[in-house]
RNA sequence: GUUAUCACGAAAGGCAGAGGGAUUAGACCCAUUGAAGCCUUGGCAACCUCUCAUUUUUUGAGAAAGGUGCUACAUUCUACAGAUUUUUCUAAAUCUGAAAGAUAAC
Numbered sequence: 001g002u003u004a005u006c007a008c009g010a011a012a013g014g015c016a017g018a019g020g021g022a023u024u025a026g027a028c029c030c031a032u033u034g035a036a037g038c039c040u041u042g043g044c045a046a047c048c049u050c051u052c053a054u055u056u057u058u059u060g061a062g063a064a065a066g067g068u069g070c071u072a073c074a075u076u077c078u079a080c081a082g083a084u085u086u087u088u089c090u091a092a093a094u095c096u097g098a099a100a101g102a103u104a105a106c
Base pairs, nucleotide, nucleotide: 001106002105003104004103005102006101011041012040013039014038015037019030020029021028024079025078026077027076042071043070044069047067048066049063050062051061052060053059075100080097081096082095083094084093085092086091
C1' cells in the first nucleotide's frame, strides 16, 4: 500500500511505582484500595490453519495443535462533510458518511 473486520467474548499472581484510555485540543472515565511497562500461568476469539458437507470457488457446520491478536468501560464522545428535528437564531440533539486509528492476511 490492497482487502476484510472493528459485534460478541475472555484475569489471576509476581516485579514495578505514576500515569493511562492511539495521536493534537476539549470533555468524560480509570488509577497509590496501585496506572504504564515487564514476567508467569490461564482464558477468549477464530484472521491465517485443519476437517466435513455444499458446490465452482462460493457458502455452511465443526476443531484449536501451530503463527498472530486480544483479555476495564468503548475505535468513549466532539473536531471534517451531509441530512433531520428543536430553537431563545446560534446553538443543541439524533442519524449517515468521511478522515484517522487498531488487528489480520497478502

Predicted 3D model of a 106-nucleotide RNA (SAM riboswitch aptamer (S box leader)) from uncultured Polaribacter sp. The prediction has a mean pLDDT of 75. The RNAcentral record of the sequence draws on MGnify.